Notes:
c-di-GMP-I riboswitch aptamer from Bacillus oleivorans, 94 nucleotides, folded computationally. It matches the Rfam family "c-di-GMP-I riboswitch aptamer". Rfam's curators write: GEMM was predicted in a large-scale screen for bacterial structured RNA regulatory elements. Model confidence (mean pLDDT): 84 of 100.
């Protein structure tokens, strides 16, 4: 270097929840607080899976209020703390 961290020490990360004159139709993202956990729970939406459905689109309702109102489809939006891939990389050698 590989390889291991069940050991030990430093450090580091933040599930639920919860606060907001934040951002976005929405999932969901940022900030504070907070700690379930994480040895990659650093990065990356390539593959799969999942959530959403705005605009766009199929039928339908509806008849001026109507540029509407409902069922469904559909990522081009997401999640990286679902899983696989690809990039990097800290500590320490029980």
């Nucleotide at each position: 270097a590989a390889u291991g961290a069940u050991a030990a020490a430093g450090g580091g990360c933040a599930a639920a929840c919860u606060c907001g004159u934040a951002c976005g139709a929405a999932a969901g993202u940022c900030g504070g607080g907070g700690a379930c956990g994480c040895a990659a729970a650093g990065c990356u939406a390539c593959g799969a899976a999942u959530c959403u459905a705005a605009a766009c689109u199929a039928g339908c309702c509806g008849a001026u209020g109507a540029u509407g109102g409902c069922u469904g489809g559909c990522a081009u939006g997401a999640u990286a703390g679902u899983c696989g891939g690809g990039c990097c990389g800290c500590u320490c050698a029980a």